[in-house]
The part of an RNA shown here (large-subunit ribosomal RNA, domain IV) has 378 nucleotides and comes from a Chloroflexota bacterium. Its Rfam family is "Bacterial large subunit ribosomal RNA". Its family is annotated with structural constituent of ribosome and ribosome in the Gene Ontology. The coordinates come from a structure-prediction model, not an experiment, and the mean pLDDT is 85.
Context: one part of a larger RNA
RNA sequence: GCGUUGUCAAGGAAUUCGGCAAGUUGACCCCGUAAGUUCGCGAGAAGGGGGACCUUCCAUUAUAAGUUUUUAAUUUGUAAUGAUGAAGGUGGCACAGAAUAGGGAAGAACGACUAGUUAACAAAACUACAGGUGCUUGCAAACUCGUAAGAGGAUGUAUAAGUGCUGACGCCUGCCCAAUGCCAGAAGGUUAAAGGAGCCUGUGAUCUGUCUGCUGAAUGCACUUCGGUGCUUCAGUGGUGGUGAAGCGGGUAACCAAAGCCCUGGUCAAUGGCGGCUGUAACUAUAACGGUCCUAAGGUAGCGUAAUACCUCGUCACUUAAUUAGUGACUUGCAUGAAAGGCGUAACGAUUCUUCCUCUGUCUCGACAGCGCGCUCG
Numbered sequence: 001g002c003g004u005u006g007u008c009a010a011g012g013a014a015u016u017c018g019g020c021a022a023g024u025u026g027a028c029c030c031c032g033u034a035a036g037u038u039c040g041c042g043a044g045a046a047g048g049g050g051g052a053c054c055u056u057c058c059a060u061u062a063u064a065a066g067u068u069u070u071u072a073a074u075u076u077g078u079a080a081u082g083a084u085g086a087a088g089g090u091g092g093c094a095c096a097g098a099a100u101a102g103g104g105a106a107g108a109a110c111g112a113c114u115a116g117u118u119a120a121c122a123a124a125a126c127u128a129c130a131g132g133u134g135c136u137u138g139c140a141a142a143c144u145c146g147u148a149a150g151a152g153g154a155u156g157u158a159u160a161a162g163u164g165c166u167g168a169c170g171c172c173u174g175c176c177c178a179a180u181g182c183c184a185g186a187a188g189g190u191u192a193a194a195g196g197a198g199c200c201u202g203u204g205a206u207c208u209g210u211c212u213g214c215u216g217a218a219u220g221c222a223c224u225u226c227g228g229u230g231c232u233u234c235a236g237u238g239g240u241g242g243u244g245a246a247g248c249g250g251g252u253a254a255c256c257a258a259a260g261c262c263c264u265g266g267u268c269a270a271u272g273g274c275g276g277c278u279g280u281a282a283c284u285a286u287a288a289c290g291g292u293c294c295u296a297a298g299g300u301a302g303c304g305u306a307a308u309a310c311c312u313c314g315u316c317a318c319u320u321a322a323u324u325a326g327u328g329a330c331u332u333g334c335a336u337g338a339a340a341g342g343c344g345u346a347a348c349g350a351u352u353c354u355u356c357c358u359c360u361g362u363c364u365c366g367a368c369a370g371c372g373c374g375c376u377c378g
Stems, first nucleotide, its partner, number of pairs: 001373008010364002014362001019359001028050004036041001038168001052090006058082011091095001103357007110349002115127002131166007143152003169344004174274003179271002181267005188262003195255001198252006207242003211239008220231004275293005302336001303333001314330005
């Protein structure tokens, strides 16, 4: 010096973000116990008091002696036992003599509560909850798993099952269906594939045109070495065009054609939304009142500088010597507000904020001691 365990004059939170840590309190018995309240609680509220040991008082049992009206009662004494209580006394610094064993009160926020949660930095105001409410589902239920068979739901049946939101209880839960969503409707509009009259088109037997290759024929024409050659016409067969029935294809298309959408209604404890400008009262200020624009409707009851308020350390009051904290009011609320519930609320909370009492080495401001370690020496 460090760790750990103790003690401390005077003060007593001056420490610190904050009484963190430590300390106080503590079990039992008696007295006593407020506001509030859902009458259960609150409550161990708070706040006081008691205790060791000895003797006696009292009761019961046993026993000795005595008295009397002698199976009994009673008096005096001795011994033992005894829950609780009372009185008197004795000793100690201290009597629940060591150890184990609530600090308390007040105001506010949030969450009703018990419960659960980030195994290994968060236990909470988060989750859940009983209660409330919406939606779906008539049973071969909805819904979930599986390709299916099938299974769960459920050996249940709307006082049931699934799912969303809210979250005990009390008082309540306003306006808006224009948008988005959902539900219902079916007259009209729009609308897919499929079907499809008609039209166009490809191919295509047939018929046919011009030119042309090849083959053949002719009592044809010309030439001829009489063997043929060229030309013309006809027939057949190829090439190349035109026309084009049926069939088989392709394209287009009147018409027909569902849900949906448009449309008509409903629905907000569905998603959500819930205005502006301006004038006016015999001090001033303010505006019960009026005008005007816009909207689907313009924020109701409540609460409000808030776990929500930028300005902001708002203003006033209380609390302090002094308070950006806290509480109560006011409140023009940047940007509160009613089941993303609004406002209250007894009880509850290892929750959060503020205050007071007690108490203390948290501090003024340190000191000392025990044990262990470090260091030094042996």

The RNAcentral record of the full RNA draws on ENA.